[in-house]
The RNA shown here (transfer RNA) has 73 nucleotides and comes from a Leptospiraceae bacterium. RNAcentral holds the sequence, with entries from ENA. The coordinates come from a structure-prediction model, not an experiment, and the mean pLDDT is 82. The source organism's lineage runs through Bacteria, Pseudomonadati, Spirochaetota, Leptospiria and Leptospiraceae. It matches the Rfam family "tRNA". Rfam classes the family as a transfer RNA.
């Protein structure tokens, strides 16, 4: 330098262009218990890496940029 892949909640990851962005773990509150552990219920937490384009509508498709992984040279 070239090819491919990944980027979504604090962490690990889902999410066929079609309402409203989710799960597990973690955090906080409450309840059960004499207490801890544990279980249950609820809540908070997101510029979907950044920018642009296509579309009635984009996490999803296209282009550029950045970071990381990998292959070739």
């Nucleotide at each position: 330098g070239g090819g491919g892949g990944u980027u979504u909640a604090g962490c690990u990851c889902a999410g066929c262009u079609g309402u409203g962005a989710g799960a597990g773990c973690g955090u906080c509150a409450c309840a059960a218990u004499g207490g801890c552990a544990u279980u249950g219920u609820g809540a908070a937490g997101g510029u979907c890496a950044g920018g642009g384009g296509u579309u009635c509508a984009a996490c999803u498709c296209c282009c550029c940029u950045a970071a990381c992984c990998u292959c070739c040279a």